This is a predicted complex of two RNAs, RNase P RNA and transfer RNA, with 457 nucleotides together. The prediction has a mean pLDDT of 80. Rfam match: Bacterial RNase P class A. Rfam classes the family as a ribozyme.
RNA sequence: GGGGUGGACCGGGAGAUCGCUCGCCAUGCGCUGGCGGGAGGAAAGUCCGGGCUCCACAGGGCAGGAUGCCGGGUAACGCCCGGCGGGGGUAACCCCGGGAAAGUGCCACAGAAAGCAGACCGCCCGCCGUCGGGACCGUGUGGAACGGCGGCGGGUAAGGGUGAAAGGGUGCGGUAAGAGCGCACCGCGCCGUCGGUAACGGCGGCGGCACGGUAAACCCCAUCCGGAGCAAGGCCGAAUAGGGGAGCAUGGGCGUGGCCCGCGUCGCUCCCGGGUAGGCUGCUUGAGGCGGUCGGUGACGGCCGUCCCAGAUGAAUGAUCUCCGCUCGCCGCGAGCCAUUGCGGCGGGGACAGAACCCGGCUUACAGGUCCACCCCGAUU
RNA sequence: GCGGGCGUAGCUCAGCUGGUAGAGCACCACCUUGCCAAGGUGGAUGUCGUCGGUUCGAAUCCGAUCGCCCGCUCCA
Numbered sequence: 001g002g003g004g005u006g007g008a009c010c011g012g013g014a015g016a017u018c019g020c021u022c023g024c025c026a027u028g029c030g031c032u033g034g035c036g037g038g039a040g041g042a043a044a045g046u047c048c049g050g051g052c053u054c055c056a057c058a059g060g061g062c063a064g065g066a067u068g069c070c071g072g073g074u075a076a077c078g079c080c081c082g083g084c085g086g087g088g089g090u091a092a093c094c095c096c097g098g099g100a101a102a103g104u105g106c107c108a109c110a111g112a113a114a115g116c117a118g119a120c121c122g123c124c125c126g127c128c129g130u131c132g133g134g135a136c137c138g139u140g141u142g143g144a145a146c147g148g149c150g151g152c153g154g155g156u157a158a159g160g161g162u163g164a165a166a167g168g169g170u171g172c173g174g175u176a177a178g179a180g181c182g183c184a185c186c187g188c189g190c191c192g193u194c195g196g197u198a199a200c201g202g203c204g205g206c207g208g209c210a211c212g213g214u215a216a217a218c219c220c221c222a223u224c225c226g227g228a229g230c231a232a233g234g235c236c237g238a239a240u241a242g243g244g245g246a247g248c249a250u251g252g253g254c255g256u257g258g259c260c261c262g263c264g265u266c267g268c269u270c271c272c273g274g275g276u277a278g279g280c281u282g283c284u285u286g287a288g289g290c291g292g293u294c295g296g297u298g299a300c301g302g303c304c305g306u307c308c309c310a311g312a313u314g315a316a317u318g319a320u321c322u323c324c325g326c327u328c329g330c331c332g333c334g335a336g337c338c339a340u341u342g343c344g345g346c347g348g349g350g351a352c353a354g355a356a357c358c359c360g361g362c363u364u365a366c367a368g369g370u371c372c373a374c375c376c377c378g379a380u381u
Numbered sequence: 382g383c384g385g386g387c388g389u390a391g392c393u394c395a396g397c398u399g400g401u402a403g404a405g406c407a408c409c410a411c412c413u414u415g416c417c418a419a420g421g422u423g424g425a426u427g428u429c430g431u432c433g434g435u436u437c438g439a440a441u442c443c444g445a446u447c448g449c450c451c452g453c454u455c456c457a
Base pairs, nucleotide, nucleotide: 001377002376003375004374005373006372007371008370009369010368012324013323014322015321016320017319018318020038021037022036023035024034025033026032040352044363045362047361048360049359050358051357052229053228054227055226059261060260061259062258064225065224066223067222068221069083070082071081072080073079084097085096086095087094088093098220099219103218104217105214106213107212120160121159122156123155124154125153126152127151128150129149130148131147132146136142137140168186169185170184171183172182173181187209188207189206190205191204192203193202194201195200233281234280235279236278243272244271245270246269247268248267252266253265254264255263274456275455288307289306290305291304292303293302294301295300326349327348328347329346330345331344332343333342334341335340382453383452384451385450386449387448388447391406392405393404394403400437408424409423410422411421412420430446431445432444433443434442
């Protein structure tokens, strides 16, 4: 200098004018005025987890759902941290993760055979037929070895071929040809031992291999989960016809979830019709932010100090102008051999998106920019 | 705000216990007719909303994302 990996962060600033909203004060009220606060890293998707509220302080069983190597963090999690194993990459680093020797199902097409497998081509052996061949002899209607072709009966899983997948891989020996048939190494399984909390790893021995894939198929194992949601829930006020019909019904209905039990309660569900489209509360101080210190590899936790930082509801948090800063294009001047760079002028650009009870995560979107750590390549010293 | 459902041919829908994607209407060509409609015969038609993953293989299973639709106040 070039390329890359991981992580953290910013996401314009200042001023003026005109507005919006909340709190406090000035007044007893309205109005008005003053002071102070007023979107985000994702406020988003609503995909997980929790707080809070009601139903029983949410209880038992079945069903259902979710998660899934090991250990830890946490209020909790499908999140995070640290390890382990496998795969990819030269590397930094990234991706994946229970069980297929409990059972069931599926594996289309192709292929001989697709699951306690199978023999199409090929290879090999035997027998028979036929053609060639001619050793040999007693020269005949003789005929061995050997070879070609065909058929039958076997052997084989090395090679070819099919497939995503064909019952360990490579090599040597072995064999009629072959084959874990035998051996060495690798893989796999079992046992022992050592290290580690564990996942797992190292070493040694044994076994000739038995065990294909699929669980984001059913399933098995372990752990967790009651349901609903601030339109939860509570209070006040206003108005109307506390009306009509259908259905279910005390071994029943309802209490929001599928069922049964249990507990509570005594009508409930649907349709038609009527009234009201109001206010207060929940409502923002919280697993809170910032700084320091201690413990921990880390996620995180303990302690101390300090701060109060949006609460709208037909839904506020805005608009205009000026200056500065960033960036892009053009022009002019200057420096320089070039690449490039400094100053000035003019014009343009500035993303994704907006709280709605509140938190912790994940995921997705995002113009442009900053910083840190690490890896690879090249050059120079 | 909360809860639920659906995206397949031009339109309306099947197919969703994984194995080459179908029906009706519509469209095109031909036959029939003097011409049109109707009828008959034949044909074309899809990146299964999009992007990843699981699997040998995905419209179907899983995840993310985009779009559309429906329901939910209170009183008696």